[in-house]
Formats: sequence, structure tokens, C1' cells
RNA sequence: GAUCGGGCAACCGCUGGAUGGUUUUCCGUCUGGAGGAAAGUCCGGUCUUCAUAGGGCGACAUGCCGGCUAACGGCCGGGGAUUCGCGCUCAAAGCGCGCGUUACGGAAAGUGCCACAGAAAAUAUACCGCUCGCCGCAAGGCAAGUAAGGGUGAAAAGGUGCGGUAAGAGCGCACCGCGGGACGAGUAAUCGCUCCUGGCAGGGCAAACCCCAUGCGAAGCAAGACCAAAUAGGGGAGGAGGAGCGGCCCGCUCCGUUACCACUUCCGGGUAGGUCGCUUGAGCCUUUCAGUAAUGGAAGGCCCAGAGGAAUGGUUGCCACCUGCUUCGGCAGGAACAGAAACCGGCUUACAGAUC
Repeated sequence: GAUCGGGCAACCGCUGGAUGGUUUUCCGUCUGGAGGAAAGUCCGGUCUUCAUAGGGCGACAUGCCGGCUAACGGCCGGGGAUUCGCGCUCAAAGCGCGCGUUACGGAAAGUGCCACAGAAAAUAUACCGCUCGCCGCAAGGCAAGUAAGGGUGAAAAGGUGCGGUAAGAGCGCACCGCGGGACGAGUAAUCGCUCCUGGCAGGGCAAACCCCAUGCGAAGCAAGACCAAAUAGGGGAGGAGGAGCGGCCCGCUCCGUUACCACUUCCGGGUAGGUCGCUUGAGCCUUUCAGUAAUGGAAGGCCCAGAGGAAUGGUUGCCACCUGCUUCGGCAGGAACAGAAACCGGCUUACAGAUC
């Protein structure tokens, strides 16, 4: 890093679907029923509703190059840088190789910061030292030059050598390193024991503000769509009668009678409730082709939870694993992280043990 995440059998249950029965409820039969992370909800999408002329500011995210993908802040490949190890070199600077790591645009737009130590932390500077000069018998002092050597620090203004000099210094030269240009290789990042050129410039931090480029409307399946009872409101039309007692008539009682009315009827919003969304999908398995790979194509096969917030389990036996004891026959105990709820692609985190 990859794969797995105990196996088989019997019995008893829970639940989705189909089907049958004496069909609301109950019973029977058949069939499906957690994960590699179902978790965190950190990114990206599908889907849904709302918003949206166009543009800008702000906020947030991303940041070497190429590719993959529905998309991504993901993945693959490449480049650069770098810790460590080894080697080259007298040594230093540096170079090469290997395992790993890498938020890797800009530090010459501007602002800011760099603790402690140290002379000095960025317009360079001078503690010890080195050197010329002057003073002094001397010890030493004064003034100037210097940045080689020492010292401080995470970091000190290219490294080594030779020349040079009073001493020194890219001051000059050779080699190494660095900057710029040309040429060549590469799609590009970038690279070159190719050539020319510059003595060599402003050390680090943007995971400080900031600048540049790119992206970005919001909320989420309790999204949302449809059907729709009773009661009480709303609107339209009809309306002089309506309801009760009673077998019917009479009669009696109640409500209403020029109207914002009783009553009848229609419509609409909407609650309870129900249905859909809901699981056939960027799907899974096998083979094969293209590609370094991520990934993509083709052929064949398969259907694999879809719920109320609740189900997806338990017991026993045998086998396998681990631990302890053992009279080697066995006995006792243990077995991780965790657990769907619209659905996918990633990332991150948790994980006993087994295999490669």
C1' cells in the first nucleotide's frame, strides 16, 4: 500500500415488495434487508424551490505545468525546491544519486515584522582583531584604513585558490555558484559539461497586511409537486321560505322574511390525512481494447434497503481465530471501529484481527 472485516446449520423474531386466503387490523408462501467507513458534514455535483437586464465593490476560496473527470480545493503524470542518508571535492561553496516531504503566483508596487544574542537584522556596520601614521623609554594611547580571521545568531551582504596590498577587499584572475541575453530540447512548467555577457545587484517572512489571476446567486428532500375530509372564515349565484314534532293534513315550536338574511348550491385558499419525490444509478460484476497512469471505450451478465423518528436481530450447535489454565483429553473467557434516511464523486477521521 491492497484485500477482507468470522463461516455453516437449526429454531425464534423485525421489516420493504409481490402473491394467496374467511382481504382495513390477521394468517400463509416467495423474495430483498447496512458500511469500508453508513461517521465528520470539509469540498464538488445531480435534483428542487426562490432570486436574477447588464456591470461594479466587498467577502470567501484556489494558486508550478500538462492531463483525467459531470465537477472539484480530488486524482494521475511531469517539473522545481527541500530534510535526511550516501558519494564526488584537500576543504568550503557546490554537484550527483536515493528514501521521503512539498498551500509551489508576486518580496524590484507599497506597508509591516525578523524574539534572544550580537558592533550590525538591511540606506549596512565595527566588539575582539589586522595594518600605516603620530605620541610615548615602555606598557599603551590617539587618528585613519580594513572586513581576510575570531565572536553572536535560525539567518551576517557569494565560495575555494592564486595574485595583489601597509593590512585587506571581486581589487584582478582561474574554477564553482549567481543574474541577463541568444541558441537548442520540451505541449508546458522547466532544462542544457552550447555560446555570449555582467564582478555579482535589494537576506528572510505573503500559513502578515497587500497586489495579480481565476472561480463563486441563495437555501436545502422537513427541498419541493399533487390529491384532499370535518369545523370555522372568504367569494359568486339562487332565494321567501327553511328546519323540528308527526304515517299524512291541520296544528305547535324555532330561524328568517326588501336583505351585510335563514336556507340551497357552486368556487377558492388551507389543516388533518394520503400520494409522489424515493432509488435503474456519473450503478455493480466479468472479459477485453486504448493509455505510463488517473481514466475512457466495447461486449456479456445482474437488480442489490428504500422506512413512521423506530426494521436490518437473538439463541443454540459445529468449525476457524486470540488469551489464560491444563492431568494434553480438554475447560473458561474474548472477538474492533461503527451503524443507512434524496442520491452520487472525493477528502478527513476511527478501526481488534487476518492475508498478500

The RNA shown here (Bacterial RNase P class A) has 356 nucleotides and comes from a soil metagenome.
The coordinates come from a structure-prediction model, not an experiment, and the mean pLDDT is 79.
Its Rfam family is "Bacterial RNase P class A". By type it is a ribozyme.